[in-house]
RNA sequence: GAUGAACGCUGGCGGCGUGCUUAACACAUGCAAGUCGAACGGGAAUGCCACGCUGAUGCGAUUUCGGUCAAAUCAUGUGGCAUUCGAGUGGCGGACGGGUGAGUAACGCGUGGGUAACCUGCCUUACACAGGGGGAUAACACCUGGAAACAGGUGCUAAUACCGCAUAAGCGCACAGGGCCGCAUGGCCCGGUGUGAAAAACUCCGGUGGUGUAAGAUGGACCCGCGUCUGAUUAGCUUGUUGGCGGGGUAGGGGCCCACCAAGGCGACGAUCAGUAGCCGGCCUGAGAGGGUGGACGGCCACAUUGGGACUGAGACACGGCCCAAACUCCUACGGGAGGCAGCAGUGGGGGAUAUUGGACAAUGGGGGAAACCCUGAUCCAGCGACGCCGCGUGAGUGAAGAAGUAUUUCGGUAUGUAAAGCUCUAUCAGCAGGGAAGCAAGUGACGGUACCUGAGGAAUAAGCCACGGCUAACUACGUGCCAGCAGCCGCGGUAAUACGUAGGUGGCAAGCGUUAUCCGGAUUUACUGGGUGUAAAGGGCGUGUAGGCGGGACUGCAAGUCAGAUGUGAAAACCACGGGCUCAACCUGUGGCCUGCAUUUGAAACUGUAGUUCUUGAGUACUGGAGAGGCAGACGGAAUUCCUAGUGUAGCGGUGAAAUGCGUAGAUAUUAGGAGGAACACCAGUGGCGAAGGCGGUCUGCUGGACAGCAACUGACGCUGAGGCGCGAAAGCGUGGGGAGCAAACAGGAUUAGAUACCCUGGUAGUCCACGCUGUAAACGAUGGAUACUAGGUGUGGGGGGACUGACCCCCUCCGUGCCGCAGUUAACACAAUAAGUAUCCCACCUGGGGAGUACGAUCGCAAGGUUGAAACUCAAAGGAAUUGACGGGGGCCCGCACAAGCGGUGGAGUAUGUGGUUUAAUUCGAAGCAACGCGAAGAACCUUACCAGGGCUUGACAUCCCGGUGACCGCUCUAGAGAUAGGGCUUUCUCUUCGGAGACAUCGGAGACAGGUGGUGCAUGGUUGUCGUCAGCUCGUGUCGUGAGAUGUUGGGUUAAGUCCCGCAACGAGCGCAACCCUUAUUGUUAGUUGCUACGCAAGAGCACUCUAGCGAGACUGCCGUUGACAAAACGGAGGAAGGUGGGGACGACGUCAAAUCAUCAUGCCCCUUAUGGCCAGGGCUACACACGUGCUACAAUGGCGUAAACAAAGGGAAGCGAGAUUGUGAAAUGGAGCAAAUCCCAAAAAUAACGUCUCAGUUCGGAUUGUAGUCUGCAACUCGACUACAUGAAGCUGGAAUCGCUAGUAAUCGCAGAUCAGAAUGCUGCGGUGAAUACGUUCCCGGGUCUUGUACACACCGCCCGUCACACCAUGGGAGUUGGAAAUGCCCGAAGUCGGUGACCUAACCUGAAAAGGGAGGAGCCGCCGAAGGCAGGUCUGAUAACUGGGGUG
Repeated sequence: GAUGAACGCUGGCGGCGUGCUUAACACAUGCAAGUCGAACGGGAAUGCCACGCUGAUGCGAUUUCGGUCAAAUCAUGUGGCAUUCGAGUGGCGGACGGGUGAGUAACGCGUGGGUAACCUGCCUUACACAGGGGGAUAACACCUGGAAACAGGUGCUAAUACCGCAUAAGCGCACAGGGCCGCAUGGCCCGGUGUGAAAAACUCCGGUGGUGUAAGAUGGACCCGCGUCUGAUUAGCUUGUUGGCGGGGUAGGGGCCCACCAAGGCGACGAUCAGUAGCCGGCCUGAGAGGGUGGACGGCCACAUUGGGACUGAGACACGGCCCAAACUCCUACGGGAGGCAGCAGUGGGGGAUAUUGGACAAUGGGGGAAACCCUGAUCCAGCGACGCCGCGUGAGUGAAGAAGUAUUUCGGUAUGUAAAGCUCUAUCAGCAGGGAAGCAAGUGACGGUACCUGAGGAAUAAGCCACGGCUAACUACGUGCCAGCAGCCGCGGUAAUACGUAGGUGGCAAGCGUUAUCCGGAUUUACUGGGUGUAAAGGGCGUGUAGGCGGGACUGCAAGUCAGAUGUGAAAACCACGGGCUCAACCUGUGGCCUGCAUUUGAAACUGUAGUUCUUGAGUACUGGAGAGGCAGACGGAAUUCCUAGUGUAGCGGUGAAAUGCGUAGAUAUUAGGAGGAACACCAGUGGCGAAGGCGGUCUGCUGGACAGCAACUGACGCUGAGGCGCGAAAGCGUGGGGAGCAAACAGGAUUAGAUACCCUGGUAGUCCACGCUGUAAACGAUGGAUACUAGGUGUGGGGGGACUGACCCCCUCCGUGCCGCAGUUAACACAAUAAGUAUCCCACCUGGGGAGUACGAUCGCAAGGUUGAAACUCAAAGGAAUUGACGGGGGCCCGCACAAGCGGUGGAGUAUGUGGUUUAAUUCGAAGCAACGCGAAGAACCUUACCAGGGCUUGACAUCCCGGUGACCGCUCUAGAGAUAGGGCUUUCUCUUCGGAGACAUCGGAGACAGGUGGUGCAUGGUUGUCGUCAGCUCGUGUCGUGAGAUGUUGGGUUAAGUCCCGCAACGAGCGCAACCCUUAUUGUUAGUUGCUACGCAAGAGCACUCUAGCGAGACUGCCGUUGACAAAACGGAGGAAGGUGGGGACGACGUCAAAUCAUCAUGCCCCUUAUGGCCAGGGCUACACACGUGCUACAAUGGCGUAAACAAAGGGAAGCGAGAUUGUGAAAUGGAGCAAAUCCCAAAAAUAACGUCUCAGUUCGGAUUGUAGUCUGCAACUCGACUACAUGAAGCUGGAAUCGCUAGUAAUCGCAGAUCAGAAUGCUGCGGUGAAUACGUUCCCGGGUCUUGUACACACCGCCCGUCACACCAUGGGAGUUGGAAAUGCCCGAAGUCGGUGACCUAACCUGAAAAGGGAGGAGCCGCCGAAGGCAGGUCUGAUAACUGGGGUG
């Protein structure tokens, strides 16, 4: 885009179309094919006429008044005429029109031809005719049978019904003759003889019919070329089969049928079989080529309940005809009958689904008829259905208070929205009223009072559906919370969902909109146009060769292909263009084009083909020559392993990472000599050689294949490829028979391991070897089929030839092989690149998403194992290739780091402090969790802190803003109750203005509500801050260049550095954040300045500022200098000088980023939650618990020590609610007291280790100090839970610490003390300070971490990755399966209806013949027989479906 559609929601009108796709299922009812009286007999009715009878009424006449005659009318009868006609005879038509698509893979259809092999009613034309007879039969009448349908008998009758005879222009048949023509059989014409066959009448007198012959037209029949779906897991099929001769039959050719003869015919160019299917014009789609389709309309075919059959006829094997069989339905008196909607309506059924038991013959057409006319569910119309296409409408203008409502909101607003209302207008549609067609050529109108026109009135009667994450136009709110749900694909939903549901808004289309189904497109994703096969799927394992395909140079002919012209055909409709008609459009219509095709014919001859002649370059042959693990067979050889025998010899051997099993004192291993046997052939040996591939390796001999070079004698395109076929084909395996040294599946033992049915070891059987046979597969690989030609080079190597040379060297040229590098070109890239994966041609093989699966079934091969061929259901949205960036590796290279190593000291063991886990508890508040949580938040929990628990008490609140009212205070002092919060009192106590009423400020109390409040949740909603990799050297950008791209380059490389530090090189050139430097401190020094510092002034005062010190400003260090090395570099090494030397030491400083790292409990903050409580207050308790485990510290275990005595030397800090001196008291903690000091002045303050002297003498001690007791000190409202310290007493564990593990490279480790923050008090923690002061570093193999380059990768949540198989459970489809049960098409036999044909026909018979007649003949028929023959029965197979206990694998979770 499309549809004969369906479903959901919705629905105003009209026009034109269209409507059982399923059950070719079954059908009630009505209608759908009749007509002709101008073919005929005839019946009935009506009208008229005539006649007659009878009856009724009865004008009139007459009358004896009783009646009589009687016109006329009516009824009845007969005849005639006219009109008309049920049934019948006869004619024409029921073979058309209408329906359906079951069957059919076919000359069925399409297209083009043929019939010299044919027919053709009605129609047209031409010619010639129609004479004269005959016998019946329906109807009808009567009778009979039957329930009916219907049937039978007897007797009449007509014809355009039927039958002879005559005639024969012409015709048919037979025979002989002549002429002309044709592709063959043969055809046409002429005339001759014999022979055969015709006719119908009716009439209105105009005609209409009839017969024969010929021709035409129309319609049909048959034949042929080409085209026409899928399957080879269907490969062979066929006996009337193929052909011939003769006959039969037919309109006609023909095995169409029959007899005989022959053995053929079809098939890989797909026969046969199976499945599916009506074919076409067309329709849908597509740029086209194609693909799909065949509903409506048109052409052809086939069918008419299923199967068979013929009759009639011009035409049928016949939809609304006949016969038979079968199934079904109906009627029945049970004997027997009737029926066929795939005609139009309609019903049931099936189904997701498809309409009225309508009107009319007015038009168009058909049948009959001379016609009028009749018939016509063909047709024309109407009805129903948004089923489709097309058109129209549901209002237009104005209208901002931007109304109300609704939604949302940052609460200001915004959106709906000029939308509505309001005002002004209009009338398409619908409704009402009036008029009113064309359709007709003279008449006739179902449609239809329809189309159309006019009028009045009134905005009235008329909008929905889907979507809004991307593809894809259109976004917000609420609800929900991996639920409910959505979904075409990707995917959405786990508490802030533009994706679910609802609402508002928006977008799209619109009387429709969505969904589903199907087809084409996009899809170059079956590739003819127009694809591929090294690695994505895909080259056969290799050769040989059949069919086939393709094929060298020259000349000539032909014209099949090819090209050009002409002619015929290619139906109409459709399509396209231009016009025309309905108001437009859809729709209808005119003209032209198109129909790309087929056929005929006339030409051309380049190319292909074909025929002929010729050539040598492709190919081959001959000759000469050398190379080679080419093949087969035979013979021979040495080294080595093993075994046997003998000697020597003694305790081990062997094996491994280490061992053990094993062998060995019965003498091994080792060694010497001899022997046996099998297998394999070191060195040479080489991206060397040979072979088609597999493959081939000692030497010699024999046989043998191929390639190469040279020469140019011969053949003359003999070539290339190659479906099937045939052959070869590693290893393993199989069969038979040998052989068996070594090796070695299986197996055994030993190890390893959690296990170890493995890797390792000791043994060891098939096998490996030989002969013959089978198997037929491999990563059979260059993952690259074969052949030919062409397209830059360079450099090796093997074989041959030539040139040059003294030359076997070297060099140059060349042919054939075999490698590497590389240009163009190719390629997705990698790569290939004269040995192509380049450019071309030819041939073969193969591929079409992954899995299922190279599986199942079938077939075939095989002894088996198994091979070859080779699916589907189901399932997934990927699987895959190449390359990129990372990450990772029990990959590699280089480098670094207290990373290891070398050292020193620790931890882990003890006691204790502290933190954590766990446990406990009313609560033990919360957070932190590998490194990077655990002396962490916490620079300090007795109360407070405090967030926790139990209890008591408050509810606008402890705190903020607003409102109203009361008071004048608040504060302060104080009493009572209570654990306190709190409650109730007492005392004291204002300001400003004022009109003196009051108002205001401020404070407090009371009240109402907005609100406060929350250490409640979410660090995975956030800001900020912080940790970590890591002070590691990295991380990026601009421009350029390279690459299809991701990306790369730069940033890699060679050096160098602590460093992406610097130098050099380089398709890169520059730049940024990092590094370094700038900053602070420390080490040296100059200068300036000296108070509280210092002192060369003898002391003090004072003075001074050299020194120490303090703190400002400077200097100094830069590989600057020298030498060597290095690339004339960067730099490195050494040296000089210097306080300091290569960053002098230390600090601050932390790139891009990673870890959803930490923190909502510092703070801030979105959302959620609580609101007499999850808020707030109070006192008490808890955070301090304690079987246990871990981290971090302290103190120790002692003599490098402990204790005692008396001496010495710091730095950096702190101090007013403070530090607190001297002095006194106390054993001491401390106390008393208060000099000095807001500090270079005073105080804390004593530094300690150390050194000296003394003692202890290796012990659980004079080590160690836990624990406990008693007594105290201090802080504080308060030391019970739960502080620190002191004194005395007590004196635990512990004697250097398992596995494991930590820190440190120099003023460092170790060791020693001092100070500070926090703080009322409370450090073994933390942060600082100085004192004493080492050892070691060979080095980078290893552990850990990091950087860089490279490599592999199936990882990218990135190795804490990914991922394989069994088992267990659930579900799904499928194979096998003892079987069971359906279906289909054939085959064989039996039976054999109807019927054609043949035979017979004793029985029957009007027409003709003979005959006077009877009778006979001819001819026909019934009946019977035979061939064939549907349905049916029996039988065994074939194909195909369903189902099944059990079972196999597969898929998904």

A computed fold for a 1453-nucleotide RNA from an uncultured bacterium, annotated as small-subunit ribosomal RNA. Its mean pLDDT, the model's own confidence on a scale to 100, is 84.